[in-house]
């Protein structure tokens, strides 16, 4: 230098055009003599950034940044 893949909640990851979800973690309650485990509920995300397409974009297109792998 060229090519591929990835970037979504505190962490690990789903979501392939129609108002963004799970597990763990966190908070409250239940329960216990008290913990742990367990049960019920809840909070938390400008979907890396900037443009474009579309009635509508996390999702499609272009560019950039960062990470990762390959080729030279």
């Nucleotide at each position: 230098g060229c090519c591929g893949c990835g970037a979504u909640a505190g962490c690990u990851c789903a979501g392939u055009g129609g108002u963004a979800g799970a597990g763990c973690a966190c908070c409250u309650c239940c329960a216990u003599g008290g913990u742990a485990a367990g049960g019920a509920g809840g909070g938390g995300g400008u979907c890396u950034u900037g443009g474009g397409u579309u009635c509508a974009a996390a999702u499609c297109c272009c560019a950039a940044u960062c990470g990762u792998g390959g080729c030279u």
A computed fold for a 72-nucleotide RNA from a Candidatus Saccharimonadota bacterium, annotated as transfer RNA. Its Rfam family is "tRNA". Rfam classes the family as a transfer RNA. Rfam links the family to the GO term triplet codon-amino acid adaptor activity. The coordinates come from a structure-prediction model, not an experiment, and the mean pLDDT is 82.